The RNA shown here (SAM riboswitch aptamer (S box leader)) has 108 nucleotides and comes from Clostridium kluyveri. The model forms 97% of the base pairs in the Rfam consensus. The prediction has a mean pLDDT of 81. The source organism's lineage runs through Bacteria, Clostridia, Eubacteriales, Clostridiaceae and Clostridium.
[in-house]
RNA sequence: UUCUUAUCAAGAGUAGUGGAGGGACUGGUCCUAUGAUACUCGGCAACCUGAAUAUUUUUAUAUAUUCAAUGGUGCUAAUUCCAGCAGGUUAAACCUGAAAGAUGAGAG
Numbered sequence: 001u002u003c004u005u006a007u008c009a010a011g012a013g014u015a016g017u018g019g020a021g022g023g024a025c026u027g028g029u030c031c032u033a034u035g036a037u038a039c040u041c042g043g044c045a046a047c048c049u050g051a052a053u054a055u056u057u058u059u060a061u062a063u064a065u066u067c068a069a070u071g072g073u074g075c076u077a078a079u080u081c082c083a084g085c086a087g088g089u090u091a092a093a094c095c096u097g098a099a100a101g102a103u104g105a106g107a108g
Base pairs, nucleotide, nucleotide: 001108002107003106004105005104006103007102008101013041015040016039017038021031022030023029025084026083027082028081042076043075044074047072048071049068050067051066052065053064054063055062080100085097086096087095088094089093
C1' cells in the first nucleotide's frame, strides 16, 4: 500500500508535560489560553488472546455462551459531530441503504 471480512447509538481522568491550533477530506457546525493537537500516566472496551461449558463432527476443528484482562492492538468531546451518493415519507424535518473513513483479524 492492495484485497477479504467483522464492528462503528454504549464506555473511559477536575492527572502530568507543553503552549496553538484541532475535529480524515469538502461544506456546515462545534471544541479550544477555564489550555486545543500531541506525548506520558491513568482509565474504557473485549477484536486478537487465555480458561470453562455445550453442540456438531472428520477427534481436533467449527460455532455458541460465560468468565478473565497476562500479552498484541485499539479507543478515551459531540452517533464515524452532521451532511456529502441513491431511495422513501407531504414543504421544514425525519428514515433506510450505499460510498468514504476508522479499527481489528486474515491474505498478498